[in-house]
RNA sequence: GACCCAUUAGCUCAGUUGGCAGAGCACCUGACUUUUAAUCAGGGUGUCCCGCGUUCGAGUCGCGGAUGGGUCACCA
Numbered sequence: 001g002a003c004c005c006a007u008u009a010g011c012u013c014a015g016u017u018g019g020c021a022g023a024g025c026a027c028c029u030g031a032c033u034u035u036u037a038a039u040c041a042g043g044g045u046g047u048c049c050c051g052c053g054u055u056c057g058a059g060u061c062g063c064g065g066a067u068g069g070g071u072c073a074c075c076a
Base pairs, nucleotide, nucleotide: 001072002071003070004069005068006067007066010025011024012023013022019056027043028042029041030040031039033037049065050064051063052062053061
């Protein structure tokens, strides 16, 4: 330098044909009793990495950029 992959909740990750953003764990609130905590009920807490574009409508499509990982190449 070229190409490929990834980026979504605090963490690990799903997300179908473009049509209301989700799961597990963690966390918060309440109840309860067996009280370093367990159990039960309720709660999503989010700039879908950033910008622009396409579209009635974008996590999803296009272009550019960022970060991380990988493969290849080049120089010394």
Transfer RNA from Alkalibacter mobilis, 76 nucleotides, folded computationally. Lineage of the source: Bacteria > Bacillati > Clostridia > Eubacteriales > Alkalibacter. Rfam family: tRNA. The family's RNA type in Rfam is transfer RNA. Its family is annotated with triplet codon-amino acid adaptor activity in the Gene Ontology. The prediction has a mean pLDDT of 80. It was read from a public genome assembly.